[in-house]
RNA sequence: UUCUUAUCAAGAGCAGGCGGAGGGACUAGCCCUAUGAAGCCCGGCAACCGACUUAAACUUAAGCACGGUGCUAAAUCUUGCAGCUUUUAGCUGAAAGAUAAGAA
Numbered sequence: 001u002u003c004u005u006a007u008c009a010a011g012a013g014c015a016g017g018c019g020g021a022g023g024g025a026c027u028a029g030c031c032c033u034a035u036g037a038a039g040c041c042c043g044g045c046a047a048c049c050g051a052c053u054u055a056a057a058c059u060u061a062a063g064c065a066c067g068g069u070g071c072u073a074a075a076u077c078u079u080g081c082a083g084c085u086u087u088u089a090g091c092u093g094a095a096a097g098a099u100a101a102g103a104a
Base pairs, nucleotide, nucleotide: 001104002103003102004101005100006099007098008097013042016041017040018039022032023031024030026080028078029077043072044071045070048068049067050066052063053062054061055060076096081093082092083091084090085089
């Protein structure tokens, strides 16, 4: 990088430290940001994989939060393509994207 499977409306700092202007994947919007962006550290959330514990009985369920990740504005912020409807709009499903685990 590609493929497969699963998940994506919950949760997590209203005053933590360093930093000092961008950020929300991309398009078009709309937002966040000097009342401090990105990034790093700390804290926190969650529970995908492993470990462990307890049931069960050969692979499940529940728990835990020790290890590997992940996440910590707004539904994946909305949107793009297709269909439907009661058409200032709404609904459904794809696509795209993100994360985990496995494979090439």
Notes:
SAM riboswitch aptamer (S box leader) from Cytobacillus firmus NBRC 15306, 104 nucleotides, folded computationally. The organism belongs to Cytobacillus firmus, within Bacteria. The prediction has a mean pLDDT of 83. The sequence was found by an Rfam model in a public genome assembly.